[in-house]
RNA sequence: UUCUUAUAUAGAGAGACAGAGGGACUGGCCCAAUGAAGUCUCGGCAGCAGGCUCAAGAUGAGUGCUGUGCCAAAUCCAGCAAGCGAAAACGCUUGAAAGAUGAGAA
Numbered sequence: 001u002u003c004u005u006a007u008a009u010a011g012a013g014a015g016a017c018a019g020a021g022g023g024a025c026u027g028g029c030c031c032a033a034u035g036a037a038g039u040c041u042c043g044g045c046a047g048c049a050g051g052c053u054c055a056a057g058a059u060g061a062g063u064g065c066u067g068u069g070c071c072a073a074a075u076c077c078a079g080c081a082a083g084c085g086a087a088a089a090c091g092c093u094u095g096a097a098a099g100a101u102g103a104g105a106a
Base pairs, nucleotide, nucleotide: 001106002105003104004103005102006101007100013042014041015040016039017038021031022030023029025079026078027077028076043071044070045069048067049066050065051063052062053061054060075098080095081094082093083092084091085090
């Protein structure tokens, strides 16, 4: 990097350095000199995989020890398709796509 698979309206930030961007992409809408990205320290959330404990045919519950991950806004919202509403604008619902994270494989 690619493929397969699972998940997502929940949750969790302070300090130091730094100095203008950031929220994947596009459109929107936001965040940002009352300090963006990034790096470091400490803290926290969650519970995917492994471990451990309990239970026992549902492969469950607990723990958070190890490996990740994450800590503005629903994956911030939409994007493609279908349906519903007088329905063009618009709104709602479902599914997909894309992206993200874990696990497995090449």